RNA sequence: GGCGGCAUAGCUCAGUCGGUUAGAGCGAUGGCUUCAUAAGCCAUAGGUCACUGGUUCAAGUCCAGUUGCCGCUACCA
Numbered sequence: 001g002g003c004g005g006c007a008u009a010g011c012u013c014a015g016u017c018g019g020u021u022a023g024a025g026c027g028a029u030g031g032c033u034u035c036a037u038a039a040g041c042c043a044u045a046g047g048u049c050a051c052u053g054g055u056u057c058a059a060g061u062c063c064a065g066u067u068g069c070c071g072c073u074a075c076c077a
Base pairs, nucleotide, nucleotide: 001073002072003071004070005069006068007067010026011025012024013023019057028044029043030042031041032040050066051065052064053063054062
């Protein structure tokens, strides 16, 4: 350099044929319980769906480009 894959909550990850409110577990915060702690139970907060643009009545989902990460491969010495 070429090809391919990935990017969604603090972390690890789902998200179906594009369909109107974006989710889980862990973690965080608050409460219940306890003499107290742990454990357990309940609730709450937390999102630029990497970025820019496009298509569409409608985009996390489709298209193009950019950025970052990973893999394969080629070249030079």